[in-house]
Molecule: transfer RNA
Organism: Helicobacteraceae bacterium
RNA sequence: AGGCGAAUAGCUCCAAUGGUAGAGCGCCGGAUUCCAAAUCCGAUGGCUGUGGGUUCGAGUCCCUCUUCGCCUGCCA
Numbered sequence: 001a002g003g004c005g006a007a008u009a010g011c012u013c014c015a016a017u018g019g020u021a022g023a024g025c026g027c028c029g030g031a032u033u034c035c036a037a038a039u040c041c042g043a044u045g046g047c048u049g050u051g052g053g054u055u056c057g058a059g060u061c062c063c064u065c066u067u068c069g070c071c072u073g074c075c076a
Base pairs, nucleotide, nucleotide: 001072002071003070004069005068006067007066010025011024012023013022019056026044028042029041030040031039049065051063052062053061
């Protein structure tokens, strides 16, 4: 320099045809326990990396940029 992939809840990850976003864990409250752990119940939690575009409608399609990872090549 070129190419590919990823970015969604605090963390790890889902999300069929574009139709309005979920799970597990965690945190918080409760039950249980002498206390705690474990277990059970409930609740909490999202500008879907940035900025645009297409569309009635975008996590999903298009463009741009950013960050991270991988591959190839060049110089030394």